[in-house]
Context: one part of a larger RNA
RNA sequence: CUGGGCGUAAAGCGCACGCAGGCGGUUUGUUAAGCUAGAUGUGAAAGCCCCGGGCUCAACCUGGGACGGUCAUUUAGAACUGGCAGACUAGAGUUUUGGAGAGGGGAGUGGAAUUCCAGGUGUAGCGGUGAAAUGCGUAGAUAUCUGGAGGAACAUCAGUGGCGAAGGCGACUCUCUGGCCAAAGACUGACGCUCAUGUGCGAAAGUGUGGGUAGCGAACAGGAUUAGAUACCCUGGUAGUCCACACUGUAAACGCUGUCUACUAGCUGUUUGUGAAUUUAAUUCGUGAGUAGCGAAGCUAACGCGCUAAGUAGACCGCCUGGGGAGUACGGCCGCAAGGUUAAAACUC
Numbered sequence: 001c002u003g004g005g006c007g008u009a010a011a012g013c014g015c016a017c018g019c020a021g022g023c024g025g026u027u028u029g030u031u032a033a034g035c036u037a038g039a040u041g042u043g044a045a046a047g048c049c050c051c052g053g054g055c056u057c058a059a060c061c062u063g064g065g066a067c068g069g070u071c072a073u074u075u076a077g078a079a080c081u082g083g084c085a086g087a088c089u090a091g092a093g094u095u096u097u098g099g100a101g102a103g104g105g106g107a108g109u110g111g112a113a114u115u116c117c118a119g120g121u122g123u124a125g126c127g128g129u130g131a132a133a134u135g136c137g138u139a140g141a142u143a144u145c146u147g148g149a150g151g152a153a154c155a156u157c158a159g160u161g162g163c164g165a166a167g168g169c170g171a172c173u174c175u176c177u178g179g180c181c182a183a184a185g186a187c188u189g190a191c192g193c194u195c196a197u198g199u200g201c202g203a204a205a206g207u208g209u210g211g212g213u214a215g216c217g218a219a220c221a222g223g224a225u226u227a228g229a230u231a232c233c234c235u236g237g238u239a240g241u242c243c244a245c246a247c248u249g250u251a252a253a254c255g256c257u258g259u260c261u262a263c264u265a266g267c268u269g270u271u272u273g274u275g276a277a278u279u280u281a282a283u284u285c286g287u288g289a290g291u292a293g294c295g296a297a298g299c300u301a302a303c304g305c306g307c308u309a310a311g312u313a314g315a316c317c318g319c320c321u322g323g324g325g326a327g328u329a330c331g332g333c334c335g336c337a338a339g340g341u342u343a344a345a346a347c348u349c
Base pairs, nucleotide, nucleotide: 004320005319006318007303008302012317014201015200016199017198021194022193023192025088026087027086028085029084030083031082033081034080035077036076037075038074039073040072041071042069049065050064051063052062053061054060091191092188093187094186095185096183097182098181099180103177104176105175106174107173108172109171110154115149116148117147118146119145120144121143125136126135162169163168206247207246208245209244210243211242215241216240220236221235222234223233258316259315260314261313262312263311266294267293268292269291270290271289272288273287274286275285276284277283278281298305299304322349323348324347331342332341333340334339
C1' cells in the first nucleotide's frame, strides 16, 4: 500500500467544542476544472515480449513488429462532481405559547443520628469477640433525663424513575443560569455533518497554601489468632475524608458498543408532552420525545443484537495486526512532586 476488522478474540480517544481538511438537500441558467469522445504530436537507443536472420547450437549479436502516458496541443459534448449567478424549503436554525427534571453556580434554613461538654437520677460494671484480651469505669462509667457545642451526611418518598456531553447529580427555601421536549403558525434560506493539530470539562486517590475536623479511617501503637501473622478480628488513632483557591488528568472513565443521517414486522411495561372521541372513566383511539423487557426479517464463531441494531446503507474521525519483553527503556512535551503522555529494540516462545 492493498485487503480485513474493532460488544466478549488485538482494536472506539473518558467526554465535548471546534480551525484546517473530507463529505454535503431541491431547482434554473452559465462555465468547462474534473469527466467523455475524436484528431494531431510525442513517449531516444538498448532491455522485456512476438516473428525472422547470423556465429556448428546456445549464451551472444542482429532486422522488423508490438507494448509502453494520470502525457501535450486542439476540436466537440454537458449527464454527473466542482466554480459562478439566481430561486426554493423537506436539512439546520430563530421566534411564540406551554411542559418535566437529584442539570450547574451562590446564599440561607431544617430535623433525625453519632461524638463531646455541663447538670440530674443511679450503681458496678461497660465494651468487644468464634472465644478473649488490650481499652473505659467507685476520681462514679455503661444506662436514662434535661440543656448546650460542633462537624459531616441528608432515612422514608425512591422507581431496569428523572436530569446531564461525559465525569456525575438526591433535605428544604431564595436567587443567577445551561440544555431538552411538545403544539401550532410565522421567519431565515443549506447557514449542515464529521473533525488531525488545538481548546475546555473530567470520579477517587494524591499535591500546594490557608481553614475545619463529629463520625469514619491508610500509616502507626497495642490486644488477639497463628508454627509465624509486617494480615483477616478487636481497642485506639495520624494523614485523609469537609471548605476556599490552585495543581494533577488518570479509572472495569463500561453499554468493555465513536459521532451524524436515512431505511427495515410486531407486542408489553414505564417517564413526560400533546390531539381526538365517547358511555366522562382506574375509558378508548392516535401522535411526539425518552427509558426498559420480549421478539419477525436480517446479522453473528457462538453468546447474543434486533427502530435505543451488533440489521441495510452513506459521511467523517479514532484505533488493531501473535504471546512475553512493555504501555517498559531512551528522547521530547507536561507536572511542585507523585507521575502522566508520546513510544521502541535486543532477546525469547
Small-subunit ribosomal RNA, central domain from Alteromonas oceanisediminis, 349 nucleotides, folded computationally.
Its mean pLDDT, the model's own confidence on a scale to 100, is 89.
The organism belongs to Alteromonas, within Bacteria.